Model confidence (mean pLDDT): 89 of 100. Small-subunit ribosomal RNA, central domain from an uncultured prokaryote, 350 nucleotides, folded computationally.

Context: one part of a larger RNA
RNA sequence: CUGGGCAUAAAGCGCGCGUAGGUGGCUCGGCAAGCGGGGAAUGAAAUCCCAUGGCUCACCCAUGGAACUGUUCUCCGAACUGCCUUGCUUGAGGUCGGGAGGGGAGAGCGGAAUUCCCGGUGUAGCGGUGAAAUGCGUAGAUAUCGGGAGGAACGCCGGUGGCGAAAGCGGCUCUCUGGCCCGAUCCUGACACUGAGGCGCGAAAGCUAGGGGAGCAAACAGGAUUAGAUACCCUGGUAGUCCUAGCUGUAAACGAUGGGCACUGGGUUGAGGGGGAGUCAACGCCUUCUCAGCCGUAGCUAAUGUGUUAAGUGCCCCGCCUGGGGAGUACGGUCGCAAGGCUAAAACUC
Numbered sequence: 001c002u003g004g005g006c007a008u009a010a011a012g013c014g015c016g017c018g019u020a021g022g023u024g025g026c027u028c029g030g031c032a033a034g035c036g037g038g039g040a041a042u043g044a045a046a047u048c049c050c051a052u053g054g055c056u057c058a059c060c061c062a063u064g065g066a067a068c069u070g071u072u073c074u075c076c077g078a079a080c081u082g083c084c085u086u087g088c089u090u091g092a093g094g095u096c097g098g099g100a101g102g103g104g105a106g107a108g109c110g111g112a113a114u115u116c117c118c119g120g121u122g123u124a125g126c127g128g129u130g131a132a133a134u135g136c137g138u139a140g141a142u143a144u145c146g147g148g149a150g151g152a153a154c155g156c157c158g159g160u161g162g163c164g165a166a167a168g169c170g171g172c173u174c175u176c177u178g179g180c181c182c183g184a185u186c187c188u189g190a191c192a193c194u195g196a197g198g199c200g201c202g203a204a205a206g207c208u209a210g211g212g213g214a215g216c217a218a219a220c221a222g223g224a225u226u227a228g229a230u231a232c233c234c235u236g237g238u239a240g241u242c243c244u245a246g247c248u249g250u251a252a253a254c255g256a257u258g259g260g261c262a263c264u265g266g267g268u269u270g271a272g273g274g275g276g277a278g279u280c281a282a283c284g285c286c287u288u289c290u291c292a293g294c295c296g297u298a299g300c301u302a303a304u305g306u307g308u309u310a311a312g313u314g315c316c317c318c319g320c321c322u323g324g325g326g327a328g329u330a331c332g333g334u335c336g337c338a339a340g341g342c343u344a345a346a347a348c349u350c
Base pairs, nucleotide, nucleotide: 003322004321005320006319007304008303012318014201015200016199017198021194022193023192025088026087029084030083031082033081034080035077036076037075038074039073040072041071042070049065050064051063052062053061054060091191092188093187094186095184096183097182098181099180103177104176105175106174107173108172109171110154115149116148117147118146119145120144121143125136126135162169163168206247207246208245209244210243211242215241216240220236221235222234223233258317259316260315261314262313263312266295267294268293269292270291271290272289273288274287275286276285299306300305323350324349325348332343333342334341335340
């Protein structure tokens, strides 16, 4: 290389949109490139293989045959693939009628709590810990009542529940806006799937500029602990956490499980719709579609486990792996303000 693989052994890109490419439903007719059959030409010799023969055998050599799996031409065939053409509706999309939702963006509003400020009451403590101390307090703290300011987060509902491609999304109202589900089966008529490059989105931390700053809190300071304590505990506390505009582009970005389609026993629970019998309704029952869980049959698996939400059985497309260390490093390239990201070796060594 072939091959075999990718939940946990090495291996699924963090997620999407989509270009090229690859792949692609049913049907009529045609073409004959692929495909199948017949024939012809060629496929040097040697080599390989078979037979016979020559060196006393063998190696070796000679003669003949076969073969040279290939290429080209020609005739025929038309099931399958392909190409051209005709239709079709089940794939896909649209239309109409309903539905659920923390999906996204902007604006406004609300209450609880912490902190700070002002005022009242009130007096010697408060706070903190395993115990303490640093700290705060007679310039009146803590506690308590009233008033005010400001920032951040939204208790209960709340759920193994919902939505989103992922990251993620949770107080209330309004405006704008994406997707999904169910029903009708009215329209288009394969318009599809995947997707190298490419483009976009992308937690936290971090960066640039300007705001903001209540609480929390890297760094830092102090108090303890300890043999030491650059920690764990305590008192403080700055970046940051928040907003606007831009950058960064990473993660145990996890279901450690790429996407699509089809098929293959069940049981049970929850969420959103439709239909049905009963029926006053609630509601339970039967059934159907979609979504989210649990348990398990066959099968699969090294086992654990998985099991119609497959890791089962198949097909299509993409990504990735190929012993450990060196190393996700060096060098080069490229992106970035930087931090650094992406791409990605070798010597050497076991």

RNAcentral holds the full RNA, with entries from ENA.